[in-house]
Context: one part of a larger RNA
Molecule: small-subunit ribosomal RNA, central domain
Organism: uncultured bacterium
RNA sequence: CUGGGCGUAAAGGGCGCGUAGGCGGCCUGCUAAGUCGAACGUGAAAUCCCCGGGCUCAACCCGGGAACUGCGUUCGAGACUGGCGGGCUCGAAUUCGGGAGAGGGAUGCGGAAUUCCAGGUGUAGCGGUGAAAUGCGUAGAUAUCUGGAGGAACACCGGUGGCGAAGGCGGCAUCCUGGACCGACAUUGACGCUGAGGCGCGAAAGCCAGGGGAGCAAACGGGAUUAGAUACCCCGGUAGUCCUGGCCCUAAACGAUGAAUGCUUGGUGUGGCGGGUAUCGAUCCCUGCUGUGCCGAAGCUAACGCAUUAAGCAUUCCGCCUGGGGAGUACGGUCGCAAGGCUGAAACUC
Numbered sequence: 001c002u003g004g005g006c007g008u009a010a011a012g013g014g015c016g017c018g019u020a021g022g023c024g025g026c027c028u029g030c031u032a033a034g035u036c037g038a039a040c041g042u043g044a045a046a047u048c049c050c051c052g053g054g055c056u057c058a059a060c061c062c063g064g065g066a067a068c069u070g071c072g073u074u075c076g077a078g079a080c081u082g083g084c085g086g087g088c089u090c091g092a093a094u095u096c097g098g099g100a101g102a103g104g105g106a107u108g109c110g111g112a113a114u115u116c117c118a119g120g121u122g123u124a125g126c127g128g129u130g131a132a133a134u135g136c137g138u139a140g141a142u143a144u145c146u147g148g149a150g151g152a153a154c155a156c157c158g159g160u161g162g163c164g165a166a167g168g169c170g171g172c173a174u175c176c177u178g179g180a181c182c183g184a185c186a187u188u189g190a191c192g193c194u195g196a197g198g199c200g201c202g203a204a205a206g207c208c209a210g211g212g213g214a215g216c217a218a219a220c221g222g223g224a225u226u227a228g229a230u231a232c233c234c235c236g237g238u239a240g241u242c243c244u245g246g247c248c249c250u251a252a253a254c255g256a257u258g259a260a261u262g263c264u265u266g267g268u269g270u271g272g273c274g275g276g277u278a279u280c281g282a283u284c285c286c287u288g289c290u291g292u293g294c295c296g297a298a299g300c301u302a303a304c305g306c307a308u309u310a311a312g313c314a315u316u317c318c319g320c321c322u323g324g325g326g327a328g329u330a331c332g333g334u335c336g337c338a339a340g341g342c343u344g345a346a347a348c349u350c
Base pairs, nucleotide, nucleotide: 003322004321005320006319007304008303012318014201015200016199017198021194022193023192025088026087027086028085029084030083031082033081034080035077036076037075038074039073040072041071042070049065050064051063052062053061054060091191092188093187094186095184096183097182098181103177104176105175106174107173108172109171110154115149116148117147118146119145120144121143125136126135162169163168206247207246208245209244210243211242215241216240220236221235222234223233258317259316260315261314262313263312266295267294268293269292270291271290272289273288274287275286276285278283299306300305323350324349325348332343333342334341335340
């Protein structure tokens, strides 16, 4: 001395449930596997190290010592880890009472708007652009009024707001259903944390089958622009976007920050629940827990910045990184209907 790291330099798994494993609160008894001490045995010789000696020196050789950090047996120690037993309640869970929420699934309903259809009024334009044109319109458009059809999305409220593990979730009502939070005694008595494999969930696009199709719109057609314009702008427009069932499994799946627990000055907003105080009351003030923001102390950081929602101080477990390109490629395996996904090199080169 016995790696260093992962917000932005390479590096946190997209997210959850959980198997093996790893790790694990307080008190106490026993045990003695780990651990510690001692003795004995063994640890071949040579080699290495120290001392001395022989070849003129050295390499080399000879003698002696130490060492061989290990293993075994026996005796002993009992703090810590483990095992067995007993107990505890602060971790965890349960019960009861509350209120909050776009959490999830299903069914039904509503209004505004776009489009289309029918009818009325009405006449020459409308539309579109930087300017135009394609396009629509005397077979009566645009505008306006009435009625109808259909699909998709839910203005205002709306928030730096809420909920969810993540993806994500927003009109209203009903039914089914998950989680979190607050308060209160009570109950169980460590039942916990993490989690390789595994299983499940997982935006958009895409795929299969059947529906649906208003608006929008890859591809495609046309008009412009331009030197050209396979674009940006304009007129159209099909997949798709929507529903049901089944696949796909990716993302700047981001807080670019894994999960859990404890500890560490403060200020100020805001959501939920509670306690106290003042008040007739609305409500104000003080305060506890929980979530979500901003600013900042110590500390940390290469800096930027982070800062009780840590990137601070610590512990446990998992994932990952190890120069750039080649390359998330090739090959193999595996999954998929396919598209492709996951796993994942090397030569060579700088």